[in-house]
RNA sequence: CGCGGGGUAGAGAAGUCUGGUAACUCGUCUGGCUCAUAACCAGGAGAUCGUUGGUUCAAAUCCAACCCCCGCCA
Repeated sequence: CGCGGGGUAGAGAAGUCUGGUAACUCGUCUGGCUCAUAACCAGGAGAUCGUUGGUUCAAAUCCAACCCCCGCCA
């Protein structure tokens, strides 16, 4: 250089095929429960989806280039 997989809340992770409000688990915050802590219950905050550009009424999703991580071949 070439080929394959991946990049989405603090961590993990779905959604992409088939464009239309970004789910879930843990964590975190508040309240409840408890003598108290954990557990449990209820609610909240937190991601403009790796970057830039294009297509579109509308892009995490389609297209192009580039960046980063993992693996394969040599």
Transfer RNA from a bacterium, 74 nucleotides, folded computationally. It matches the Rfam family "tRNA". Its family is annotated with triplet codon-amino acid adaptor activity in the Gene Ontology. The family's RNA type in Rfam is transfer RNA.